This is a predicted structure of a 329-nucleotide part of an RNA (large-subunit ribosomal RNA, domain IV) from Aegilops tauschii subsp. strangulata.
Context: one part of a larger RNA
């Protein structure tokens, strides 16, 4: 030097992306516990105290009665380096996701990602829809719309605006378009001496499913949800107006957020000093309502910021132990 420990003056997170590692903390009984809460919880909150041993007495338990068990209290000595003797064995606070238990990338991701209860549409009337098979035939299902699929959201509270012009889905006895059969106006050869009939190619109208066009409906189907321009008696700003365009022009709610470029926005809180972190504001480059909005007790090996203890994280390293490397023989 490296590994695994042990101890460290004074400081205590100044370390570091980040307390990552280590220290602390910890059991049992008695006290005493907050905001918030879907009144179940939060809770072991939080924050005090006790604990050895020996010995007499008392309560209560138990037993038929002393003894004896069992819980508990009281004095009085003893002892101490130490006794909850080892190993085991909880810090708090705000916000952000994600309602919870739970499942995941065997072998670099355990999550905020799937799942989930719940809510909502759709489709399906039973030889059901859907699904595997070329089929037979099977699941569905010895089920029958409180059933079964398929989608989408995700406890729970309080909600879920406006737009059906695109595309899609559905419904439409009418027209329009549009195959192939049928069809058989008409024309051309050819036929005859010249007509004609025959014969040969060629052919219009007619005639007609679905789709399409076309007409309604539908958004917890896919998906969208505006520009301009002047105005009020300090300034600014614009309730109210104009005007252009749109299928409609973004409504509650929330906002510099897991979304904000500009940006370390601007103000406040906390530090001596904070691109961080909370609270606001609203100029949302590009938030917004089951592609769900906004809250939200519990609950998280989930991500951020903060405090108390606590420490070699560190300032600054330094000694032991054990076992390696290595150095000598």
């Nucleotide at each position: 030097c490296c590994a695994u420990g042990u101890u460290g003056a004074a400081g205590g997170a100044a370390c570091u992306c980040g307390g990552g590692a280590a220290a602390a903390u910890g059991a049992c009984c008695c006290c005493a516990u907050a905001a918030c809460u879907u009144c179940g919880g939060g809770a072991g909150a939080a924050g005090g105290g006790u604990u050895g041993c020996u010995c007499u007495c008392c309560u209560a338990u138990c037993u038929u009665u002393u003894a004896a068990u069992u819980a508990g209290g009281a004095a009085a000595a003893c002892a101490u380096c130490a006794c909850a003797u080892a190993c085991c064995a909880g810090g708090g606070g705000u916000a952000g996701c994600g309602a919870c238990u739970g499942u995941u990338u065997a072998u670099u991701a355990a999550a905020a990602a799937c799942a989930c209860a719940u809510g909502a549409c759709u489709c399906u009337g039973c030889u059901a829809a859907g699904u595997g098979g070329u089929a037979a035939c099977a699941c569905g299902a010895u089920g029958u719309a409180u059933a079964g699929a398929g989608u989408c959201u995700g406890a729970c509270a309080c909600c879920u605006g406006c737009c059906u012009g695109a595309u899609g889905c559905u419904a439409g006895a009418a027209g329009g378009u549009c195959g192939g059969a049928a069809g058989g106006a008409g024309a051309a050869g050819u036929g005859u001496g010249a007509u004609a009939a025959g014969c040969u190619u060629u052919g219009a109208a007619u005639g007609g499913a679905a789709g399409c066009c076309c007409u309604g409906g539908u958004a917890a189907a896919c998906g969208g949800c505006g520009g301009u321009a002047g105005u009020a008696a300090c300034u600014c700003u614009a309730a109210a107006u104009u005007u252009c365009c749109u299928a409609a022009g973004g409504u509650a709610g929330c906002a510099a957020a897991a979304u904000u470029c500009c940006u370390u926005g601007u103000c406040g809180c906390a530090u001596a000093a904070g691109u961080a972190g909370c609270g606001a504001c609203c100029u949302a480059c590009a938030c917004g309502a089951a592609u769900g909005g906004u809250g939200u007790a519990a609950c998280g090996a989930c991500u951020g910021c903060c405090c108390c203890g606590c420490u070699g994280u560190c300032u600054c390293c330094a000694a032991c132990a054990u076992g390696g490397a290595c150095c000598c023989g």

It matches the Rfam family "Bacterial large subunit ribosomal RNA". Its Rfam clan is "LSU clan".